[in-house]
Molecule: transfer RNA
Organism: Candidatus Moraniibacteriota bacterium
RNA sequence: GUGCUCGUAGCUCAGUUGGAUAGAGCGUGUGGUUCCGGUCCACAAGGUCGGGGGUUCGAAUCCCUCCGAGCAUA
Numbered sequence: 001g002u003g004c005u006c007g008u009a010g011c012u013c014a015g016u017u018g019g020a021u022a023g024a025g026c027g028u029g030u031g032g033u034u035c036c037g038g039u040c041c042a043c044a045a046g047g048u049c050g051g052g053g054g055u056u057c058g059a060a061u062c063c064c065u066c067c068g069a070g071c072a073u074a
Stems, first nucleotide, its partner, number of pairs: 001073007010026004019057001028044005050066005
């Protein structure tokens, strides 16, 4: 350089053929339970879905471009 895969919460990930408020587990905070801690239970916070542009009534999802990561190849 070329090809392929990937980028969604602090971490690991899901998200079907484009559809109605973007989710789970772990972690964090608060409360309950306990003599205290852990376990367990309840609630909450935390996302401009890698950046930008386009298509569409509607985009995490489709198209273009850029950035980053991994793999293959020379």